Predicted 3D model of RNase P RNA and transfer RNA as a complex of 488 nucleotides. It holds a member of the Rfam family "Bacterial RNase P class A". The family's RNA type in Rfam is ribozyme. Model confidence (mean pLDDT): 77 of 100.

[in-house]
RNA sequence: CGAGUUGGCCGGGCGGCCGCGAGGGGUAUGCCCCUCGAGGAAAGUCCGGACUCCGCAGGGCAGGGUGGUUGCUAACGGCAACCCGGGGCGACCCGCGGGAAAGUGCCACAGAAAACAGACCGCCCCGGCCCGCGCGCCGGUGCUUCCGGCGAGCGUGGCGCGGGGUAAGGGUGAAACGGUGGUGUAAGAGACCACCAGCAUCCCGGGUGACCGGGAUGGCUCGGCAAACCCCACCCGGAGCAAGGCCAAGAGGACGCCCUGACCGGGUGUCUGCGCAGGCGUUCGAGGACGGCCCGUCCGAUGCCUGCGGGUAGGCCGCUCGAGCCUGCCGGUGACGGCAGGCCUAGAUGGAUGGCCGCCACCCGGCCGCCGUGAGGCGCCGGGGACAGGAUCCGGCUUACACGCCAACUCGUCCG
RNA sequence: UCCGCCGUAGUGUAAUUGGCAGCACUUCAGAUUUUGGUUCUGACAGUUCAGGUUCGAAUCCUGGCGGCGGAG
Numbered sequence: 001c002g003a004g005u006u007g008g009c010c011g012g013g014c015g016g017c018c019g020c021g022a023g024g025g026g027u028a029u030g031c032c033c034c035u036c037g038a039g040g041a042a043a044g045u046c047c048g049g050a051c052u053c054c055g056c057a058g059g060g061c062a063g064g065g066u067g068g069u070u071g072c073u074a075a076c077g078g079c080a081a082c083c084c085g086g087g088g089c090g091a092c093c094c095g096c097g098g099g100a101a102a103g104u105g106c107c108a109c110a111g112a113a114a115a116c117a118g119a120c121c122g123c124c125c126c127g128g129c130c131c132g133c134g135c136g137c138c139g140g141u142g143c144u145u146c147c148g149g150c151g152a153g154c155g156u157g158g159c160g161c162g163g164g165g166u167a168a169g170g171g172u173g174a175a176a177c178g179g180u181g182g183u184g185u186a187a188g189a190g191a192c193c194a195c196c197a198g199c200a201u202c203c204c205g206g207g208u209g210a211c212c213g214g215g216a217u218g219g220c221u222c223g224g225c226a227a228a229c230c231c232c233a234c235c236c237g238g239a240g241c242a243a244g245g246c247c248a249a250g251a252g253g254a255c256g257c258c259c260u261g262a263c264c265g266g267g268u269g270u271c272u273g274c275g276c277a278g279g280c281g282u283u284c285g286a287g288g289a290c291g292g293c294c295c296g297u298c299c300g301a302u303g304c305c306u307g308c309g310g311g312u313a314g315g316c317c318g319c320u321c322g323a324g325c326c327u328g329c330c331g332g333u334g335a336c337g338g339c340a341g342g343c344c345u346a347g348a349u350g351g352a353u354g355g356c357c358g359c360c361a362c363c364c365g366g367c368c369g370c371c372g373u374g375a376g377g378c379g380c381c382g383g384g385g386a387c388a389g390g391a392u393c394c395g396g397c398u399u400a401c402a403c404g405c406c407a408a409c410u411c412g413u414c415c416g
Numbered sequence: 417u418c419c420g421c422c423g424u425a426g427u428g429u430a431a432u433u434g435g436c437a438g439c440a441c442u443u444c445a446g447a448u449u450u451u452g453g454u455u456c457u458g459a460c461a462g463u464u465c466a467g468g469u470u471c472g473a474a475u476c477c478u479g480g481c482g483g484c485g486g487a488g
Stems, first nucleotide, its partner, number of pairs: 001412009012360007020037007039387001043398002046396005051240004058295004063236005068082005083097001084095004098231002103229002105225003120170002122166006128159003131155003135151006178196006197221001199218008244317004252272008274309007287299003324343008362384005368379004417487007426441004435471001443459005464480005
């Protein structure tokens, strides 16, 4: 210098003018002053909790989640360290990483065969048939030759033949029932032997553990997929701040009083909390606690369900001091924990943090100027700055992010 | 605050348990025609994204992105 890997930081500052929300104060009630006022992700709502309510929530089945080990934590599917497997020359990265020797299922195409092995080609043995060879017998013919037939035999012979043995070899495939060499055999084979790989059981050593290293024995070898069903271990009561609590209002109704001597109608006060229709049900139990089903326990009648119509759509609490933030020290490899000191930091509810201008800082560019041998520095001009916004709160994960910056490490090239 | 569903060429849709991603319209090119249309022939073009499981992923798993709908 080039190519990379990992971890982290910042998310501008000051001033002026106008504007918004909350709290406090003043006031001449018009308004004025002071203080505070979004994030690293406030986001997606993917996990886990706090908090609140439901009667503290029983048993079985079903369902959902998690899945190496040890630890951290309030908890977790998060985080840290380590183990194992895979990728990369390397820094380093990735892994839902229990069980396939409990069962079921799947493995396209190609290939003989895709899973308790079987046997298409091939190899070997026996038989049959054919062919060839010579020998013997018979016939054409009395002899030789030749021809034909029959018989037993022989053959490095042949076969769309029959029976048997074998799995050494076979162009495939992601994957072929251990690999190499030898013995052996009719041909062969872990049938046997040596070495190697791998599995199971046992033992020894190290480690808290996952696991690692070594040894002995055994059958001789067992495919992959569980992010297919399933099995195993562990965990899971439900709902969610519109949780939940208080106050006010309210349609309709009942009663009293007034407007009248009386009715209708209206006004007002108190109490209740609307009306209509249909269905189910009241110990022969609707419905509910109890989320899916069954059992069990309990509640349960002015009740429950459905449809239609009407009314209210206001306020307060919950609400922000909390597994809180900052600094320092200590323990731990680390996640994290402990101690001391300091700080108070949004609580809006159709939902407040914005806009403009100036200066500065940061970065980039320039046929610019000055200084410097040079790297560069100063000046001038021009340009750049995102993603996005609280809504009960917290711990994580994931995703988005401009101008930029820092540290450690790896590989390559060149120079010393 | 909570819950459910979906994503395949430009558009609308297929793909029996994982095994060569098809069809129609559109677009483009050519032929037919004097020209345009119609018709015929051919072509282009895709599984929302990233990672993983598997020999092999539209399909299975995890996470994200986008859209639609519902409840109090």